[in-house]
RNA sequence: GAGGGCACGGCUCAGUGGUAGAGCACGUGCUUAGCAGGCAUGAGGUCCUGGGUUCCAUCCCCAGUGCCCCCA
Numbered sequence: 001g002a003g004g005g006c007a008c009g010g011c012u013c014a015g016u017g018g019u020a021g022a023g024c025a026c027g028u029g030c031u032u033a034g035c036a037g038g039c040a041u042g043a044g045g046u047c048c049u050g051g052g053u054u055c056c057a058u059c060c061c062c063a064g065u066g067c068c069c070c071c072a
């Protein structure tokens, strides 16, 4: 220098053009003598940033940033 992939709650990830979900973790209640476990319930994300397309963008397009792989 060229090519490709990834970026979403605290962590690991899913998701689809129509106002975002799961598991774990966390809070509360029940259960226990108590803890763990189990059950119920709750909180938590302007979907990396900025533009564009569209009635509507986490999703499509462009640029940027960071990380990873690969070629030279």
Stems, first nucleotide, its partner, number of pairs: 001071001003069005010024004018055001026042006048064005

RNAcentral holds the sequence, with entries from Rfam. The RNA shown here (transfer RNA) has 72 nucleotides and comes from Vicugna pacos. The prediction has a mean pLDDT of 85.